The RNA shown here (Bacterial RNase P class A) has 395 nucleotides and comes from a Chloroflexota bacterium.
RNA sequence: UGAGUGGGCCGGACGGCCGCGGCGCGGUACGCCCGCGCUGAGGAAAGUCCGAACUCCGCAGAGCACGGUGCUGGGUAACACCCAGGCGAGGCGACUCGACGGCAAGUGCAACAGAGAGCAGGUCGCCCCGGGCGCCUUUGGGCGCGGCGGGGUGAGAGUGAAAGGGUGGUGUAAGAGACCACCGGCGGCCCGGGUGACCGGGCCGGCCAGGCAAACCCCAUCGGGAGCAAGACCAAGCAUGAGGCUGACGGCGCGCCGCAAGGUGGCGUUCGUUACGGGCUGCUCGCCCGCGCCUCGGGUAGGUCGCGCGAGGCUCCGAGUAAUCGGCGCCCCAGAUAGAUGGCCGUCGGCCCCGCGAGGGGCCACAGAAUUCGGCUUACAGGCUCACUCAGUAC
Repeated sequence: UGAGUGGGCCGGACGGCCGCGGCGCGGUACGCCCGCGCUGAGGAAAGUCCGAACUCCGCAGAGCACGGUGCUGGGUAACACCCAGGCGAGGCGACUCGACGGCAAGUGCAACAGAGAGCAGGUCGCCCCGGGCGCCUUUGGGCGCGGCGGGGUGAGAGUGAAAGGGUGGUGUAAGAGACCACCGGCGGCCCGGGUGACCGGGCCGGCCAGGCAAACCCCAUCGGGAGCAAGACCAAGCAUGAGGCUGACGGCGCGCCGCAAGGUGGCGUUCGUUACGGGCUGCUCGCCCGCGCCUCGGGUAGGUCGCGCGAGGCUCCGAGUAAUCGGCGCCCCAGAUAGAUGGCCGUCGGCCCCGCGAGGGGCCACAGAAUUCGGCUUACAGGCUCACUCAGUAC
């Protein structure tokens, strides 16, 4: 200088004017009305994928079923998260990725190609036997050939992701772990290191066991259900449940008063207390229910709480490789309910375009609280910073 790897952080700044939510103080013509002060989105507030807090319901205990998780050690309230390590895979490397227990328990699955894919298989090839044809012959036979028949083979070719260890030898008609040596891998036992996953080494064994468990399943371990529209409290109107009280009430007639009248309202008197309405029943009797007021209860609209001091943040010190934990001090940091967090202007900053230039124009990432917290994942213009790797060059 170029190309990369892994972390951390920021993600427009300042000023003016107008406006909105919350809290506090003051005023008040009590109307969430006015004034003043403070405060008011994020690194993801998102997806709602995990784990919890909290609330209600359920629950003697144990088991089954169902679901999650799955190398080891640590962290944490907990986790499918984080840190450190082991193993495997990729990269020259920094480093990255991995549901990473069990398929030598059982059951099951495997496209295409291929002869054959689960106690494998005979297409070509190789080899043996029989028969045929040709040639030679010392007549015993020998040699050669292939659109013949029977058999052996898993070495070679070919197909495939994979054909059932590799190399060399012995062996054989040709071959083959059929046998042997070494190597690889597997199982058992032992020794050493490590908390452990695991690593290093030795001896023995049988010759080799294919893949898939985000297939059923087995093993270990964890898990009750629903979710702030949880849930609690206050509580209109209408309707309704329980209890009580009273004749509240009703009919007909008359009188008086008000209004222009029709009619209607009020007051008084009288009658009835089953008078009036409904049902049994068309009518009468009878029976049943209802009509008024008060109290209590459940409950709707609406309101209040839950709901902002918390597994809280920052500085410093200490423990630890780290995640994280402990201690001192300081700070208070959104709470709406159809949902405030906005708009305009100016200066600066950044990016793009035009222009030789002075300058001019355009744009400002993703997104946005709704019970809260710890994570994961996804989106993101532009920028800052730290550590490390590789290549080249110079000293």

The gene name in the source record is rnpB. Of the family's consensus pairs, 93% are formed in the model. Model confidence (mean pLDDT): 76 of 100. The RNAcentral record of the sequence draws on ENA.